[in-house]
Context: one part of a larger RNA
Molecule: small-subunit ribosomal RNA, 5' domain
Organism: uncultured Pseudomonadota bacterium
RNA sequence: GAACGAACGUUAGCGGCGCGCCUAACACAUGCAAGUCGCGCGAGAAAGGGCUUCGGCCCCAGUAAAGCGGCGCACGGGUGAGUAACACGUGGGUCAUCUCCCCUCGAGUGGUGGAUAACUCUCCGAAAGGAGAGCUAAUACAGCAUAAGACCACGACUUCGCUGAAGUUGUGGCCAAAGCAGACCUCUUCACGAAAGUUUGCGCUUGAGGAUGAGCCUGCGGCCCAUCAGCUAGUUGGUGGGGUAAUGGCCUACCAAGCCUGCGAUCUGUAGCUGGUCUGAGAGGACGAUCAGCCACACUGGGACUGAGACACGGCCCAGACUCCUACGGGAGGCAGCAGUGGGGAAUCUUGCGCAAUGGGCGAAAGCCUGACGCAGCCAUGCCGCGUGAGUGAAGAAGGUCUUAGGAUUGUAAAGCUCUUUCGCUCGUGACGAUGAUGACGGUAACGAGAGAAGAAGCCCCGGCUAACUUCGUGCCAGCAGCCGCGGUAAUACGAAGGGGGCUAGCGUUGUUC
Repeated sequence: GAACGAACGUUAGCGGCGCGCCUAACACAUGCAAGUCGCGCGAGAAAGGGCUUCGGCCCCAGUAAAGCGGCGCACGGGUGAGUAACACGUGGGUCAUCUCCCCUCGAGUGGUGGAUAACUCUCCGAAAGGAGAGCUAAUACAGCAUAAGACCACGACUUCGCUGAAGUUGUGGCCAAAGCAGACCUCUUCACGAAAGUUUGCGCUUGAGGAUGAGCCUGCGGCCCAUCAGCUAGUUGGUGGGGUAAUGGCCUACCAAGCCUGCGAUCUGUAGCUGGUCUGAGAGGACGAUCAGCCACACUGGGACUGAGACACGGCCCAGACUCCUACGGGAGGCAGCAGUGGGGAAUCUUGCGCAAUGGGCGAAAGCCUGACGCAGCCAUGCCGCGUGAGUGAAGAAGGUCUUAGGAUUGUAAAGCUCUUUCGCUCGUGACGAUGAUGACGGUAACGAGAGAAGAAGCCCCGGCUAACUUCGUGCCAGCAGCCGCGGUAAUACGAAGGGGGCUAGCGUUGUUC
């Protein structure tokens, strides 16, 4: 000198765009943050309104709430505790793999059965919840039929990049499915019109390919300590088996005795990694907030279930610590989601508005949900822009300060005169963002009119480094100080004043990096 997710002191007019718990991965009151589908299925209110013969009936309404079922909940959002590792970056491999939804191409979608929740009844419990009996549906569940291709077993042939793979082919084995909605009467059946008929759409099953996403393997690269020198028994390799979507000591039995290490193994410490950020002429050095990619975690430790995908932040089970409820028998919970509270700390915001836009989930759609997101609020926390007036004005006014007492300086500075109105204020009009409708922001931005210099300047420094000097007070005191050093009676160094220098809605100090 530059920089900062800064803090502190002091001062403070406006706008735009960013940023905002770096400390306790400490504990959390309250609300919200993941639902949706009636065009999969059965069942189905109350309140309210109308009528009434007072029995009830109709509308709301096949609506709401609940249940079975499907898809989603593995995305999005948070945090950086752990991790020195194929975690990350980069380049490859997969002849060792999977991939819901989506796209393209081919084939199919026949027939049957038994249950179960909801519901009703009975019962247990303080509650959370639970038990038994009975009834019922499905795109829920289970058989059967068909079965090209795929897959498996045994063969044959061809090709290739030859641990094997791909293609053609023979025999045998094995494996599917679900309906729903709209329209129509040409065909079939009843024959008015409808359907088991025709057709369209959405689905369902199976096969091939694609796209996307993911798993695994691998070359190379990136911290400190040798005051850590040896480390290792599933350890290193093989064979058989198991397991996985898949390779593999991933697991297991047996066999062998290996494997890593001075090119730093092992131990300890520290740390999420990267694109990048800061600095620097560069080479380097330091860092890894916001934004983006990857990883890891979700009270702590462990485990699996479901599923295309999790060993799952707002799912389950077990153990532990903590908090809460209890009728003492037993139960409930997890903000490192958005706000917010306590605590810690030098220090970091609103318990806001809206789904209008973008994106996501579900749905045929209307739509519903969305603290993602879009906005607003707070903070000079940063960057950028603007303003606090402009011109003229010498009797160089008054006042202040200094003085050699003449004067000098503050100083064109003020007053006065002539103008202007950015920002702000008052009034009016009023968007873009939304191709037709729909705007939280917002009566915002912007535009027009009006009044009036009116409402808007501070902070630090002045001995040298370092731009800027005098007087008074003080008297090694009080104090200053980044270094050198000032102060013991004329202090340009302390305190005040006048004057001056620097930066400016900031200015200084502290901390940290280069």